Predicted 3D model of a 74-nucleotide RNA (transfer RNA) from Methanothermococcus okinawensis. Its mean pLDDT, the model's own confidence on a scale to 100, is 85. It matches the Rfam family "tRNA". About the family: Transfer RNA (tRNA) molecules are approximately 80 nucleotides in length. Taxonomically the source falls in Methanothermococcus (Archaea, Methanobacteriota, Methanococcales, Methanococcaceae).
RNA sequence: GGGCUGGUAGAUCAGUCUGGGAGAUCGCCGCAUUGGCUGUGCGGAGGCCGCGGGUUCAAAUCCCGCCCAGUCCA
Numbered sequence: 001g002g003g004c005u006g007g008u009a010g011a012u013c014a015g016u017c018u019g020g021g022a023g024a025u026c027g028c029c030g031c032a033u034u035g036g037c038u039g040u041g042c043g044g045a046g047g048c049c050g051c052g053g054g055u056u057c058a059a060a061u062c063c064c065g066c067c068c069a070g071u072c073c074a
Stems, first nucleotide, its partner, number of pairs: 001073007010026004020057001028044006050066005
């Protein structure tokens, strides 16, 4: 330098193909349960969907450029 895969909640990841509700689990906070802890039940907070631009009524999703990580080739 080139190819491929990936970047979404604090963590691990779905969702992207086929545009329209942003989600799951764990963790965190509160309440209940307990003499207390754990556990369990209920509720809640938490996201510029890597960055910029384009297309569209509408973009995490499609297109272009860039950045970062992994991997292969040179």